[in-house]
RNA sequence: GACCCCGUAGCUCAGCGGAUUAGAGCAUCUGCCUACGGAGCAGAGGGUCGGGCGUUCGAAUCGCCCCGGGGUCG
Numbered sequence: 001g002a003c004c005c006c007g008u009a010g011c012u013c014a015g016c017g018g019a020u021u022a023g024a025g026c027a028u029c030u031g032c033c034u035a036c037g038g039a040g041c042a043g044a045g046g047g048u049c050g051g052g053c054g055u056u057c058g059a060a061u062c063g064c065c066c067c068g069g070g071g072u073c074g
Base pairs, nucleotide, nucleotide: 001073002072003071004070005069006068007067010026011025012024013023028044029043030042031041032040050066051065052064053063054062
């Protein structure tokens, strides 16, 4: 340098056939339970989906550029 893959919540990931209102588990916080609780039960908060531009009535999802990580080739 060329090509391929990945980037979504604090962490690990799903969603990537364009419209459910962005979700799950763990973690965190609150309450309950309990002799106590780090176990169990119930609930809550937390994201502009790596950044920008475009296509579209509508984009996490499609296109282009850039950034970061990994890989193959030279």
Transfer RNA from a Chloroflexota bacterium, 74 nucleotides, folded computationally. The RNAcentral record of the sequence draws on ENA. Its Rfam family is "tRNA". Gene Ontology term of the family: triplet codon-amino acid adaptor activity. The coordinates come from a structure-prediction model, not an experiment, and the mean pLDDT is 82. The organism belongs to Chloroflexota, within Bacteria.